[in-house]
RNA sequence: CAACCUGUAACUCAAUUGGUAGAGUACCUCACUUUUAAUGAGGGAGUCGUGAGUUCGAGCCUCACCAGGUUGACCA
Repeated sequence: CAACCUGUAACUCAAUUGGUAGAGUACCUCACUUUUAAUGAGGGAGUCGUGAGUUCGAGCCUCACCAGGUUGACCA
């Protein structure tokens, strides 16, 4: 420098064909008993990396940029 992959809740990841944004863990509250905690129930938490475009409608399609990764090239 080039190609490709990844980016969604604090963390790990889903979301068919473009049509209501979800789960587990963690966190908070309550109940319970086996009490440095376990179990059960409930709850909070989102600019879907950023910006723009297409569309009636974008997490999903297009373009640019940002961050991380893989491979290759170049130089030595």